[in-house]
Bacterial RNase P class A from a soil metagenome, 397 nucleotides, folded computationally. The sequence is in RNAcentral, with records from MGnify. The coordinates come from a structure-prediction model, not an experiment, and the mean pLDDT is 78.
RNA sequence: GAGCCGGCCGGGCGGCCGCGGGCGGCAACGCUCGAGGAAAGUCCGGACUCCGCAGGGCAGGGUGCUGGGUAACGCCCAGGCGGGGGCGACCUCGCGGAAGCGCCACAGAGAACAGACCGCCGCGUGAGCGGUAAGGGUGAAACGGUGAGGUAAGAGCUCACCAGCGGGCCGGGUGACCGGUCCGGCUCGGCAAGCCCCACCCGGAGCAAGGCCAAGCAGGGAGCGUGGUGAGGGCUCGAGCAGCGAUGCGAGAGCCUCCCCGAAGGACGGCCCGUCCGAGCUCCCGGGUAGGCCGCACGAGGGCUUCGGCCCCGGUGCGUUCGAGAGAGCGCACAGAGAGAUGGUCGCCGCCGGCCCGCGAGGGCCGGUACAGGAUCCGGCUUACAGGCCGGCUCCU
Numbered sequence: 001g002a003g004c005c006g007g008c009c010g011g012g013c014g015g016c017c018g019c020g021g022g023c024g025g026c027a028a029c030g031c032u033c034g035a036g037g038a039a040a041g042u043c044c045g046g047a048c049u050c051c052g053c054a055g056g057g058c059a060g061g062g063u064g065c066u067g068g069g070u071a072a073c074g075c076c077c078a079g080g081c082g083g084g085g086g087c088g089a090c091c092u093c094g095c096g097g098a099a100g101c102g103c104c105a106c107a108g109a110g111a112a113c114a115g116a117c118c119g120c121c122g123c124g125u126g127a128g129c130g131g132u133a134a135g136g137g138u139g140a141a142a143c144g145g146u147g148a149g150g151u152a153a154g155a156g157c158u159c160a161c162c163a164g165c166g167g168g169c170c171g172g173g174u175g176a177c178c179g180g181u182c183c184g185g186c187u188c189g190g191c192a193a194g195c196c197c198c199a200c201c202c203g204g205a206g207c208a209a210g211g212c213c214a215a216g217c218a219g220g221g222a223g224c225g226u227g228g229u230g231a232g233g234g235c236u237c238g239a240g241c242a243g244c245g246a247u248g249c250g251a252g253a254g255c256c257u258c259c260c261c262g263a264a265g266g267a268c269g270g271c272c273c274g275u276c277c278g279a280g281c282u283c284c285c286g287g288g289u290a291g292g293c294c295g296c297a298c299g300a301g302g303g304c305u306u307c308g309g310c311c312c313c314g315g316u317g318c319g320u321u322c323g324a325g326a327g328a329g330c331g332c333a334c335a336g337a338g339a340g341a342u343g344g345u346c347g348c349c350g351c352c353g354g355c356c357c358g359c360g361a362g363g364g365c366c367g368g369u370a371c372a373g374g375a376u377c378c379g380g381c382u383u384a385c386a387g388g389c390c391g392g393c394u395c396c397u
Base pairs, nucleotide, nucleotide: 001395002394003393004392005391006390007389008388009387011349012348013347014346015345016344017343019034020033021032022031023030024029036371040382041381043380044379045378046377047376048206049205050204051203060202061201062200063199064198065079066078067077068076069075080095081094082093083092084091085090096197097196100195101194102191103190104189117136118135119132120131121130122129123128144162145161146160147159148158149157163187165184166183167182168181169180170179171178172177210294211293212292213291219285220284221283222282223281224280227261228260230258232257233256234255235254236253237252240249241248242247265277266276267275268274298314299313301312302311303310304309315334316333317332318331319330320329321328322327350369351368352367353366354365355364356363357362
């Protein structure tokens, strides 16, 4: 100088104006707490809640090398085997099973119990027939490679070595697997993200889960009240009477309005009086709407428990004491929510970039300072991210 891997930070202080929760206060106000490494995507796994469920099986879904971690996982750590990239540090992809069914495009003579197009060899005048997988050609893939023997030419046809497959033994490893050695037939294609087989796992829905309290209206039950009198007017009904008929007269009844007395109950801020209103008023019951409360706030640490809690351990922040420091002791606190607060502005300082001044140390001006924000909670994965820091390693000089 160029890279690789792992981990971390991701602004600080102050002024002014504001926002949400908790506690205190009659109030004014005071104190205190107030987003993230991803709070995101909602992709996996759980806690919790309700519903379902004797047991077993089928169907369906998921996972799939080995060992370990864990509440659990498709996550994490370590390791194994194979393919690819890089000089290297290292990165990246894959990994149960080919027994059965199925598929293997195009090209090619032939594509899975192989196969004769060219070539080679034999026979034949020839057309052609037979042998041959060594050579050529096609293809992603053509049924091992090299050498020798052998043959008409050839071929695992035979042999040696190598590769591969299967089996035995020895050694190492918890294991995946690795190292060595011997034997066998000599040689067996790929795809399971096509069906399938094997092993293991999986009930469903989700905090709008779910629980408690509970106006008003409606329902069920009980209690109290809805009264009395009079006259005028209006409306309706109307026995009956008159008339040939249309119609007229019409005792009486009901309703409305009005006057007087009374009335459960109500209003006049609590009580009495008083005034006014007055036909409904009051209580209980069950379910339950609106609404309210819980779920719901440091901890997927441990122990004890009379199940109310108690004790211990641990994390983060602030204050204070001790200490040179690392740190230790004590005290306090640890967002909670409801369609949802954590913001705005100014100044100073950081950090990064550009330009200018200066021999230099340095200084000045301008610009930038990301991605993004809880909503029951937790463990992961994935994705986004200005700029920066730390550690280890590699290659070149």